The RNA shown here (c-di-GMP-I riboswitch aptamer) has 80 nucleotides and comes from Nitrospiraceae bacterium UBA2194. The sequence was found by an Rfam model in a public genome assembly. The source organism's lineage runs through Bacteria, Pseudomonadati, Nitrospirota, Nitrospirales and Nitrospiraceae.
């Protein structure tokens, strides 16, 4: 350096559930919580999944999820 990830160390993140608020909704911010995670850091809706009250010309259109898969990019520690 590359590959890789221990019953290692130091830190980091935070599923379900729950409380407040926002949204029609999928969901989201924050608090609690801790199932898990070596990129569960950041970023991209390509695949996938999900939602839609009001309005509308019924053609669609507008949205949500990055902790489903995948792409880009940066990065801590380290035994064998």
């Nucleotide at each position: 350096c590359a590959u890789a990830g221990a019953u290692a160390a130091a830190g980091c993140c935070a599923a379900a559930c729950u409380c407040u608020c926002c949204g029609u909704g999928a969901g989201g911010c924050g608090g609690g919580g801790g199932c898990g995670g070596a990129a569960a850091g950041c970023u991209c809706a390509g695949g996938g999944u999900c939602u839609u009250a009001a309005g509308u010309c019924a053609g669609g259109a507008a949205g949500a999820c990055a902790g489903c898969c995948g792409g880009g990019u940066u990065g801590c520690c380290u035994a064998a």